This is a predicted structure of a 74-nucleotide RNA (transfer RNA) from an uncultured Candidatus Saccharibacteria bacterium.
[in-house]
RNA sequence: GCACUCGUAGCUCAGCUGGAUAGAGCGUCAGGUUCCGGACCUGAAGGUCGCACGUUCGAAUCGUGUCGAGUGUA
Numbered sequence: 001g002c003a004c005u006c007g008u009a010g011c012u013c014a015g016c017u018g019g020a021u022a023g024a025g026c027g028u029c030a031g032g033u034u035c036c037g038g039a040c041c042u043g044a045a046g047g048u049c050g051c052a053c054g055u056u057c058g059a060a061u062c063g064u065g066u067c068g069a070g071u072g073u074a
Stems, first nucleotide, its partner, number of pairs: 001073007010026004019057001028044005050066005
């Protein structure tokens, strides 16, 4: 240089063949429980789905470009 894969919450990841409110576990915060903590129970906050543009009535999902990570290859 070329080809392929990946990028979604603080972390690890789901998300089917575009379809309407974007989710789970862990973590964080608040409450309950406890003499206090841990564990357990309940609730909440937290995301412009790497970025930009395009296609579409509608995009995390499709296309193009770009940035980053990884693998292969001369």
It was read from a public genome assembly.
It matches the Rfam family "tRNA". By type it is a transfer RNA.